[in-house]
Context: one part of a larger RNA
RNA sequence: AAUGAGCGCUGGCGGCAUGCCUAACACAUGCAAGUCGAACGAGAUCUUCGGAUCUAGUGGCGCACGGGUGAGUAACGCGUGGGAACCUACCUUUUAGUUCGGGAUAACGUUUGGAAACGAACGCUAAUACCGUAUACGCCCUCCGGGGGAAAGGUCAGCCGCUGAAAGAGGGGCCCGCGUCUGAUUAGUUUGUUGGUAAGGUAAUGGCUUACCAAGACUACGAUCAGUAGCUGGUCUGAGAGGAUGAUCAGCCACACUGGGACUGAGACACGGCCCAGACUCCUACGGGAGGCUGCAGCAGGGAAUAUUGCGCAAUGAGCGAAAGCUUGACGCAGCGACACCGCGUGUGGGAUGACGGAUCUAGGUUUGUAAACCACUUUCAGGAGGGAAGAAAAUGACGGUACCUCCACAAGAAGCCCCGGCCAACUACGUGCCAGCAGCCGCGGUAAUACGUAGGGGGCGAGCGUUGUCC
Numbered sequence: 001a002a003u004g005a006g007c008g009c010u011g012g013c014g015g016c017a018u019g020c021c022u023a024a025c026a027c028a029u030g031c032a033a034g035u036c037g038a039a040c041g042a043g044a045u046c047u048u049c050g051g052a053u054c055u056a057g058u059g060g061c062g063c064a065c066g067g068g069u070g071a072g073u074a075a076c077g078c079g080u081g082g083g084a085a086c087c088u089a090c091c092u093u094u095u096a097g098u099u100c101g102g103g104a105u106a107a108c109g110u111u112u113g114g115a116a117a118c119g120a121a122c123g124c125u126a127a128u129a130c131c132g133u134a135u136a137c138g139c140c141c142u143c144c145g146g147g148g149g150a151a152a153g154g155u156c157a158g159c160c161g162c163u164g165a166a167a168g169a170g171g172g173g174c175c176c177g178c179g180u181c182u183g184a185u186u187a188g189u190u191u192g193u194u195g196g197u198a199a200g201g202u203a204a205u206g207g208c209u210u211a212c213c214a215a216g217a218c219u220a221c222g223a224u225c226a227g228u229a230g231c232u233g234g235u236c237u238g239a240g241a242g243g244a245u246g247a248u249c250a251g252c253c254a255c256a257c258u259g260g261g262a263c264u265g266a267g268a269c270a271c272g273g274c275c276c277a278g279a280c281u282c283c284u285a286c287g288g289g290a291g292g293c294u295g296c297a298g299c300a301g302g303g304a305a306u307a308u309u310g311c312g313c314a315a316u317g318a319g320c321g322a323a324a325g326c327u328u329g330a331c332g333c334a335g336c337g338a339c340a341c342c343g344c345g346u347g348u349g350g351g352a353u354g355a356c357g358g359a360u361c362u363a364g365g366u367u368u369g370u371a372a373a374c375c376a377c378u379u380u381c382a383g384g385a386g387g388g389a390a391g392a393a394a395a396u397g398a399c400g401g402u403a404c405c406u407c408c409a410c411a412a413g414a415a416g417c418c419c420c421g422g423c424c425a426a427c428u429a430c431g432u433g434c435c436a437g438c439a440g441c442c443g444c445g446g447u448a449a450u451a452c453g454u455a456g457g458g459g460g461c462g463a464g465c466g467u468u469g470u471c472c
Base pairs, nucleotide, nucleotide: 002470003469005468006467007466008465009464012344013343014342015341018337019336020302027298029297030296031295034061035060036059039058040057042055043054044053045052046051068255069254070253077180078179079178080177081176082175083174086172087171088170091168092167093166094165095164096163097162098161100132101131102130108123109122110121111120112119113118139148140147141146153160154159155158181227182226183225188218189217190216193215194214195213196212197211198210199209200208230252231251232250233249234245235244236243237242257278258277259276260275261274280291281290282289283288308334310333311332312331316330317328318327319326320325347377348376349375350374357368358367359366360365381413383408384407385406386405387404391399416461417460418459419458420457421442422441423440427456428455429454430453431452437444438443
């Protein structure tokens, strides 16, 4: 000098930031991902019989983003610079198409099982759900003869879609050089291990996997093992070199009760999806079921310590939708905390019989001290009254009757903390008597203590002041 700080005493206002560093401990409750009726059938309500509205279900898109955390990870994880064997929904551009058919199934109805969660059987029905057929510029395979492969309609006349192909943009997967903590009181490590051939697998290269063959590969320039740790832009410090650090914000990574697994999908091996196992909690009619706050609030616990079960989608952004719009604890705001930084105030000028009181004294005085009283003045901030935004684009403002402006009243509502032996700025009195105590270091205290305690006085900083922890 700094701090995501803690503690003690004290505390007026505003702005702007910031706030579980510990138990990746366990979680009551509410909310945090929906949307589309212009894909579809059905049902309900209203009806001016034109239609409108609502929706459980089928279907589409989204739920892989956004938000959280730092457990694990010493690694191509991250940073930086390259590379070739790849993928990419939505978006943009170009191009070619969008033929003809079919069988089901939820919803629904009937019957029925179960305490529940949730089902079962039979029957009916639609689609942009599913399947076949036609066609194929380009596409895929090819032994170059040939072979294979698509689509979906809706609204209603303007669009929104659908399919094949090529390219772009943005995004992602993979490989490599270099850099990336400590320990040798860890010296050897490795058998898919290292390389090759063939095959499988993948979007793709590759021991990624398998079979066979060879016996390699790493290591004192520190392998292996152990410990610690998310990495970076940055942040703090420092003249710099460096050292320390990685909260908030931004990029990347990893994780989502613990471990494992795949499904769907353009994309996940998926925080608020599925399956299995485990621990824990809850419900049960004991047969069986339900759950996962490392989302936002909040609760118990741990701790020196860290906030509201708030308002709003008005703005910015995101998802869906043709749109109107709906959703959004992202976000915008408000609340709490002197936790940090910054600004402002607690009055200004005059005022000497240097009042009273206090302290001290050589008892004369000195000091507190122009300080107070008193006189004059001002009104920032806070308070009261009136007006009242920008942020919004045609409409739409949570914040908020907020910011701000004008007026009003009263010096009125607003000062403490630490220190005074030296370092180090600021001294006396009393009490105490190696006691009680102080202390960062040196050291004070055993009867005159400027070092303990109190008082008066003084010094420093000031809505703070001290102290403790940590780093430079």
Predicted 3D model of a 472-nucleotide part of an RNA (small-subunit ribosomal RNA, 5' domain) from an uncultured bacterium. The prediction has a mean pLDDT of 89. Its Rfam family is "Bacterial small subunit ribosomal RNA".